[in-house]
RNA sequence: CCGUGCUAGGCGGGGUGCUAGCGGUGCCCUGUACCCGCAAUCCGCUCUAGCGGGGCUGAAUCCCCUCCCGAGGGGCACAGGCCCCGAGGUCAGCGCCUCGUGUUGUGGUGUUGAUGGCUCGGUCCCGCGGCGAUGGAGACCCGUGAACCAGGUCAGGUCCGGAAGGAAGCAGCCUUAAGCGGUCACCUCCAGGCGCUGCGGGAGCGCUGGGCCGGAGUCGCAAAACGGCGGCAGCGCCUCGGGUACCGGCUUCGACGGGGGGUGCACGG
Numbered sequence: 001c002c003g004u005g006c007u008a009g010g011c012g013g014g015g016u017g018c019u020a021g022c023g024g025u026g027c028c029c030u031g032u033a034c035c036c037g038c039a040a041u042c043c044g045c046u047c048u049a050g051c052g053g054g055g056c057u058g059a060a061u062c063c064c065c066u067c068c069c070g071a072g073g074g075g076c077a078c079a080g081g082c083c084c085c086g087a088g089g090u091c092a093g094c095g096c097c098u099c100g101u102g103u104u105g106u107g108g109u110g111u112u113g114a115u116g117g118c119u120c121g122g123u124c125c126c127g128c129g130g131c132g133a134u135g136g137a138g139a140c141c142c143g144u145g146a147a148c149c150a151g152g153u154c155a156g157g158u159c160c161g162g163a164a165g166g167a168a169g170c171a172g173c174c175u176u177a178a179g180c181g182g183u184c185a186c187c188u189c190c191a192g193g194c195g196c197u198g199c200g201g202g203a204g205c206g207c208u209g210g211g212c213c214g215g216a217g218u219c220g221c222a223a224a225a226c227g228g229c230g231g232c233a234g235c236g237c238c239u240c241g242g243g244u245a246c247c248g249g250c251u252u253c254g255a256c257g258g259g260g261g262g263u264g265c266a267c268g269g
Base pairs, nucleotide, nucleotide: 001269002268003267004266005265006264009057010056011055012030013029014028015027016026020046021045022044023043024042034054035053036052037051038050063262064261065260066259067258068257072253073252074251075250076249078248080247081246083243084242085241086240087239088238089237090236093235094234095232096231097230098228099227100226101225103223104222105221106220107219108218109217116213117212118211119210120209121208122207123206124202125201126200127199128198129197130196131195132194134191135190136189137188138187141182142181143180144179150175151174152173153172158167159166160165
C1' cells in the first nucleotide's frame, strides 16, 4: 500500500418554551435526513444524554476537534430614523380670514347734471313760553243727609187769660248745614322722562332737505392678480419633555455552507 472481517462512532442539527437541570414530544429556523412504540394535568433521565425494540453503515464525502461565514431565534432598553402624545416658539413656507390698489366682467345711477366743494335748515342738547292731551284737586250739578241740642209750617195735646186772643212746641210734611256717594260736559288751580309748536342759545358734520359753483363720472357685486412693519398657531418648521423596539445599535446562541487538523483492531498478501 492492497484485500477480507470487525469495533468506537454515525444514520440530522439549532433556537425557543417547559424544567432544579438535561434530552424528547410542542412552536420556529435550516433543508432531505433509517423503521416501530411512548409523551403537556407530559414522557424519559441525573452529568452529558431521550428511553425501549429492530435495521443499515462503518475508519472516512460520511466519525471527532477547531476556525470562518451566517439563515434564524433570545436578551438589553441605546431613542439615531419612522410613528404617537404633551408644552412652548415661529405668520420668512402652506392654509384661512381681513384691508387696500388697479384691471376685467356684470348690474344700477348720471348732461332732466354724477363724485366733489361752499352755504342755509332739519334731526341732537339746554333755557323760557303757547296750545292740546292725560292725571289730580276744587267749584258747579244730582242724590242722600238732624229723636232733642237746625229752619219753616206745626194736627192732637199742654200752658197763660174771664173772654178775645196769645205763647212754647212733639209727631208728620217741606227745606237745609257739616258729612257721605255720584257725575265731572263746561269753569278754575296744580303736576310732569306726554305730543305739537314759538323764541333764544349751543353742539356737530353722521344722516337728510334746499340753494349756489362746476362739468363726467360714480356706486354695488363677483373673479383672478399684486401688495400690507394686517390677523389666526390648523398644517409645516424649531426647541423641550414623554412613549414605542418596526428599521437601526449592542450582546448572546447559532442551522446550512466553506477551510484546517485528528481517529482504530485482527488476519492474509

Notes
A computed fold for a 269-nucleotide RNA from a soil metagenome, annotated as Bacterial large signal recognition particle RNA. Its Rfam family is "Bacterial large signal recognition particle RNA". By type it is a non-coding RNA gene. The sequence is in RNAcentral, with records from MGnify.